[in-house]
Context: one part of a larger RNA
RNA sequence: GGACGAACGCUGGCGGCGUGCCUAACACAUGCAAGUCGAGCGGAGAUAUGAUGUAGUUUACUAUUGAUUAUCUUAGCGGCGGACGGGUGAGUAACACGUGGGCAACCUGCCUCGAAGAGGGGGAUAACACCGAGAAAUCGGUGCUAAUACCGCAUAACAUACAGACAUCACAUGGUGACUGUAUCAAAGGAGCAAUCCGCUUUGAGAUGGGCCCGCGGCUGAUUAGCUAGUUGGUAAGGUAACGGCUUACCAAGGCGACGAUCAGUAGCCGACCUGAGAGGGUGACCGGCCACACUGGAACUGAGACACGGUCCAGACUCCUACGGGAGGCAGCAGUGGGGAAUAUUGCGCAAUGGGGGAAACCCUGACGCAGCAACGCCGCGUGGAGGAAGAAGGUCUUCGGAUUGUAAACUCCUGUCUCUGGGACGAUAAUGACGGUACCAGAGGAGGAAGCCACGGCUAACUACGUGCCAGCAGCCGCGGUAAUACGUAGGUGGCGAGCGUUGUCC
Numbered sequence: 001g002g003a004c005g006a007a008c009g010c011u012g013g014c015g016g017c018g019u020g021c022c023u024a025a026c027a028c029a030u031g032c033a034a035g036u037c038g039a040g041c042g043g044a045g046a047u048a049u050g051a052u053g054u055a056g057u058u059u060a061c062u063a064u065u066g067a068u069u070a071u072c073u074u075a076g077c078g079g080c081g082g083a084c085g086g087g088u089g090a091g092u093a094a095c096a097c098g099u100g101g102g103c104a105a106c107c108u109g110c111c112u113c114g115a116a117g118a119g120g121g122g123g124a125u126a127a128c129a130c131c132g133a134g135a136a137a138u139c140g141g142u143g144c145u146a147a148u149a150c151c152g153c154a155u156a157a158c159a160u161a162c163a164g165a166c167a168u169c170a171c172a173u174g175g176u177g178a179c180u181g182u183a184u185c186a187a188a189g190g191a192g193c194a195a196u197c198c199g200c201u202u203u204g205a206g207a208u209g210g211g212c213c214c215g216c217g218g219c220u221g222a223u224u225a226g227c228u229a230g231u232u233g234g235u236a237a238g239g240u241a242a243c244g245g246c247u248u249a250c251c252a253a254g255g256c257g258a259c260g261a262u263c264a265g266u267a268g269c270c271g272a273c274c275u276g277a278g279a280g281g282g283u284g285a286c287c288g289g290c291c292a293c294a295c296u297g298g299a300a301c302u303g304a305g306a307c308a309c310g311g312u313c314c315a316g317a318c319u320c321c322u323a324c325g326g327g328a329g330g331c332a333g334c335a336g337u338g339g340g341g342a343a344u345a346u347u348g349c350g351c352a353a354u355g356g357g358g359g360a361a362a363c364c365c366u367g368a369c370g371c372a373g374c375a376a377c378g379c380c381g382c383g384u385g386g387a388g389g390a391a392g393a394a395g396g397u398c399u400u401c402g403g404a405u406u407g408u409a410a411a412c413u414c415c416u417g418u419c420u421c422u423g424g425g426a427c428g429a430u431a432a433u434g435a436c437g438g439u440a441c442c443a444g445a446g447g448a449g450g451a452a453g454c455c456a457c458g459g460c461u462a463a464c465u466a467c468g469u470g471c472c473a474g475c476a477g478c479c480g481c482g483g484u485a486a487u488a489c490g491u492a493g494g495u496g497g498c499g500a501g502c503g504u505u506g507u508c509c
C1' cells in the first nucleotide's frame, strides 16, 4: 500500500447493487416451511331433485317417508411425492475431496424410442355400526364392505437359471451373438356417447442419476518408532445391485513402516477469493460442485432410491402434560426468543415471474424463489449549490502596533434544481394473471431553502503560531517529547489530508 462476513470512537443527506451469528452443532415459546390426486375405491355429510308408500282429504293439494339422479366437501383405504428443494460444518487427514482412468464386478422410479401382452378366479381389511378400556395419547373386541390394495391359476420369451454344441472378442477370472432342450415368473383399470386418451405387465435400447475400484495431488509434530489378530493371504460357504475379510468356519503366517507406519494435534475438500510483476504466501464468508450431519448414541423397515432434518424403533440427557397408571417433543428450514459475545436484521408481502411436487385438467401446495423492511457493513454514483462580488467590512488570531491572516471567504447581485407538491405512469406478461407499486420514469409549479465531518500538523510524513502546564498532567507506531519561553502534553487561531465518511483495533499478503 491492498484486502475484510469485521468491531469500536466521533460524525452522518440521498440512491443503485450486493452482504449481514465468524461466538454456544447452546436451549427454544408461537406461526408457517410437503403435499397432492374424487378421472383408483367404498363410505359419510351438505344442497337440489323428488319415484313409491302412509295419513289428512275440498281428487287436487298438504304433511311425512324417502328410491333415483346431479353438484359440492372429504376422514379412511390406495397411488405418486415426503431420498428433491432448504440448513449447518460437529465429525472426517479419509479414495472425503480434486484430477485422470477402470467396472469383462453393478443398479437406475419418473422420461424417450422399440417388441409383446392384459384371460379367468379367490379371500380379506380400513372406513362404517355396535360394545368396551383409558385422564389423555391411543387401543381392543364383534359384525359388514370396495378397489389401480392383496393372493392363487392360465398364457409367455429376444427375460432368468441350468445343460449341450458353434462363432467371435478379450487385460486373468471371462464377455457378446445366434441355436437346441428343460425349468421358473406377468398384468388393472379409469375418463369419455364414441374416436381416443391416461394408466397396467414382461422385455430390449437410450438418457439421467448413482454405486464400487485404482494412479497421482494437497496440514503439523520423531520431545510419537515401531504398529497390526479379521490382522495379511488362501479354501469353502453366506451376504450384496455388485467385486471384496464385507461376514463366518478352517488353513497358512503373514501385512504396514525413516520414501515416516502407528500415535497425537489441527482441519470439511474444491472451483475460487485476497495479495503479489511473477514465483509464491494466505483464506475457503457470499455464488457453484462434492462430502458429512440433523438433540446424543445405535438399529433396521418401506422404497427405484434412505439406514431417511420436519418417518419408525431402542437407549440416554433435557423440556412439557398427567387423574401418577402413563404419554408428548426435537428450528444446523423461514421469521422470532433467551443465552453467549466486540458483533450480525422482519414473528413482513406474494406465488405475478423462475423452478419443484401432485393432478387428464381446472387447480392446489411451495419461508425454494421473487420482492419489501432494518444496518454507511461493503462497492459505485450524486448532493450539501453555481457565477459575479474589495470598503480586502465586522469579528477572531497573531503582531516588531506599521500591519499580517482568516479572505472572494461572508454580506450583496444574478442564476440553477438533486429536493418538495400536483398530474400522468411502465418493462418485467405475445390471451388472462403484477407481490414489488401508484415504485422506476415523464411533465408542470414552488423555492437556496433541510444536508460536513473526521484525523493530523517534531522526524519518518503533507501541514505553525499563541496561551496554559512545568519530568506534573499527559503523548507515543519507531526514534522519543514534558524538570518555566514545549511547532511533540491541553486549548485556541491557522494549515494539511481524506470526505458521508474519518480515525483506531484485529487478521492476511
Stems, first nucleotide, its partner, number of pairs: 001509004006505005013382006019375002021340001026338003030335003035080003040077002043074006053064004087293003097217007106210002111206007119153001121151002128143006159184006166177004189198003219265003226256003231253008268290004272283004295316005318329004346372001348371003354368001355366004385415004395406004418451001419446006428436001453498005458479003464493005474481002
The part of an RNA shown here (small-subunit ribosomal RNA, 5' domain) has 509 nucleotides and comes from uncultured Gracilibacter sp. Rfam family: Bacterial small subunit ribosomal RNA. Its family is annotated with structural constituent of ribosome and ribosome in the Gene Ontology. The prediction has a mean pLDDT of 84.